[in-house]
Context: one part of a larger RNA
RNA sequence: GAGUAGCGAAAGGAGGGUGAGAAUCCCUCCCGCCGAAUAUCUAAGGUUUCCUGAGGAAGGUUCGUCCACUCAGGGUAAGUCGGGACCUAAGCAGAGGUCGAGAGGCGUAGUCGAUGGACAGCAGGUUGAGAUUCCUGCACCACCGAGGUUCGUAUGAGCGAUGUGGGGACGCAGAAGGAUAAGAAGAGCGCGCCGUUGGUUGAGCGCGUCCAAGCAGAAAGUCCGGUGCAUAGGCAAAUCCGUGCACCGCAUAGGAUGAUCUGUGAUGGGGAGGGAACUAAGUACCGAAGCUUCCGAUUUCAUGCUGCCAAGAAAAUCCGCUAGCGAGAAUCAAGGUGCCCGUACCGCAAACCGACACAGGUAGAUGAAGAGAGAAUCUUAAGGCGAGC
Numbered sequence: 001g002a003g004u005a006g007c008g009a010a011a012g013g014a015g016g017g018u019g020a021g022a023a024u025c026c027c028u029c030c031c032g033c034c035g036a037a038u039a040u041c042u043a044a045g046g047u048u049u050c051c052u053g054a055g056g057a058a059g060g061u062u063c064g065u066c067c068a069c070u071c072a073g074g075g076u077a078a079g080u081c082g083g084g085a086c087c088u089a090a091g092c093a094g095a096g097g098u099c100g101a102g103a104g105g106c107g108u109a110g111u112c113g114a115u116g117g118a119c120a121g122c123a124g125g126u127u128g129a130g131a132u133u134c135c136u137g138c139a140c141c142a143c144c145g146a147g148g149u150u151c152g153u154a155u156g157a158g159c160g161a162u163g164u165g166g167g168g169a170c171g172c173a174g175a176a177g178g179a180u181a182a183g184a185a186g187a188g189c190g191c192g193c194c195g196u197u198g199g200u201u202g203a204g205c206g207c208g209u210c211c212a213a214g215c216a217g218a219a220a221g222u223c224c225g226g227u228g229c230a231u232a233g234g235c236a237a238a239u240c241c242g243u244g245c246a247c248c249g250c251a252u253a254g255g256a257u258g259a260u261c262u263g264u265g266a267u268g269g270g271g272a273g274g275g276a277a278c279u280a281a282g283u284a285c286c287g288a289a290g291c292u293u294c295c296g297a298u299u300u301c302a303u304g305c306u307g308c309c310a311a312g313a314a315a316a317u318c319c320g321c322u323a324g325c326g327a328g329a330a331u332c333a334a335g336g337u338g339c340c341c342g343u344a345c346c347g348c349a350a351a352c353c354g355a356c357a358c359a360g361g362u363a364g365a366u367g368a369a370g371a372g373a374g375a376a377u378c379u380u381a382a383g384g385c386g387a388g389c
Stems, first nucleotide, its partner, number of pairs: 012030006031386004039366003045346002049344001050074006059067002079140002081342004086117002091112001097106003121138005141338004147332005158325002163321004171308004177301003183294004188209006194202001210269002214264005221257004225248007233241002273286002309312001352361002368380004
């Protein structure tokens, strides 16, 4: 320079409280804003910022009794959620190998590597802070297994590949159908309320009218021929697959799959509302109704069907087959066992990436009502905020 520029999109008002001190902290009422988000869940990233008590130097563009600040204490509980003890993709590395003055390059087998495949848990309650993890109720998976029953021991019970086959197994677009979620209405049902008015016992007003996995059955639909014989293929073998032939059959049969529904789960949970007690809390506790009709998804059956050309991962789990192993095994089942890591909190943001409590950027899921073609737009619900002069 100069007490100048600036104080970073935005609505606050009043009363009460605390306190040395209040426009700024807390509570209540009114008003306003978002509402395909400014709500909720979650990935990445952050790494204690979470909760409780205390504080008032500095940080906070003012203030501050307040905070994502300072100090202290506390908080993250898993057989089933996510990852590992399973599988592979691009890609990394790479025994031998091969190439190269050297350093090193490439790369087989085998290995690692999710953003994919496989894989057994749901509902409710609870804390100041954790919950599919704790608790309650009802389940499921793998393994061990007393005991019972049955079968077998060479006339072979049973197990069974690292091999082999099936399967897993896949594109894009479109249309039609089934079902459900969500929603709406009701002189239905239940509970509560009855007016400071012009008017209120009325066809009045307000609120609520549910529930999972699992187990058993049903099921819109969708898909699939069966048996026998032979066999130079499937790097050995095969009863399996493939190939060929024959016979039967063409379905309203049989089998597989399948949303969802019904029953059970549930004499349970939750539930509007009601509501204590010394010494506060809407806590403990009590707890009604739970139907009908309409609408109806972008969810699911299911990439199932149809169409098209650019012709649309792999491997393991799984199911057969044999090679082989082989003396105990199968089934029911009381009972038992179940490892390691993550789990707090923010997460369109004041906690991540932007030097900042920065008008920028940030993958996915849920996403209600009225009007509307609509997730546009406007007004609202639930919920969250009123932007740190």